This is a predicted structure of a 74-nucleotide RNA (transfer RNA) from a Caldifarciminota bacterium. The same sequence occurs in records of 2 taxa.

RNA sequence: GUGCCCGUAGCUCAACUGGAUAGAGCGAAGGACUACGAAUCCUUAGGCUGCGUGUUCAAGUCACGCCGGGCACA
Numbered sequence: 001g002u003g004c005c006c007g008u009a010g011c012u013c014a015a016c017u018g019g020a021u022a023g024a025g026c027g028a029a030g031g032a033c034u035a036c037g038a039a040u041c042c043u044u045a046g047g048c049u050g051c052g053u054g055u056u057c058a059a060g061u062c063a064c065g066c067c068g069g070g071c072a073c074a
Base pairs, nucleotide, nucleotide: 001073002072003071004070005069006068007067010026011025012024013023019057028044029043030042031041032040050066051065052064053063054062
């Protein structure tokens, strides 16, 4: 340099054929329980879905450009 794949919460991942308010587990904070912890249970916070543009009534999802990561070829 070329081709392919990936980028969503602090971490690991969902999200159907484009459709309603983007969820789960772990982690964090608070509470219950306990003599105190651990475990368990309850609650809460945390996302402009890598950046930008476009298509569309509607984009995490489609198209284009850029950025970053991985693999293969050179």